[in-house]
Formats: sequence, structure tokens, C1' cells
RNA sequence: CGGGUAUAGUUUAGUGGUAGAACGACUGGUUGCCAAUCAGUAAACGGGAGUUCGAUUCUCCCUACCCGC
Repeated sequence: CGGGUAUAGUUUAGUGGUAGAACGACUGGUUGCCAAUCAGUAAACGGGAGUUCGAUUCUCCCUACCCGC
């Protein structure tokens, strides 16, 4: 200098119109207890600006990480 990535605690899906899942956490049921299992609850779009009626999504800048030179 160029390119890529950034979404719950973790791994990830997603699309211009309410953000899903799995594992994990918590609560309850089941069990004599634990485990397993069942039901439920909470939890997230890296920061700023722009475009738009509306941005997680499109554009620009910044930050962090990765790759190349």
C1' cells in the first nucleotide's frame, strides 16, 4: 500500500422492512440424588458519519484481527 473479516459467553445463519440457530448460562418438570431428557427465560449486529421513509445489510472514515506485497 492492497484485500478480507467484525452479529448473544462461544461457534455461526441472515437479509434494505420485528435478527434466527446450536452449544453454554439460569428457572421449572421428571429422578431417592446426580447425569441424561423435557419445557421455558435472559442474552448480540465493533465505533462514527452519509444515502434512504427505513441500514445488521449500501457508501466513506476509524479501530481490532488475518492474508498478500
This is a predicted structure of a 69-nucleotide RNA (transfer RNA) from a marine eukaryotic metagenome. The prediction has a mean pLDDT of 82. Rfam family: tRNA. Rfam's curators write: Transfer RNA (tRNA) molecules are approximately 80 nucleotides in length.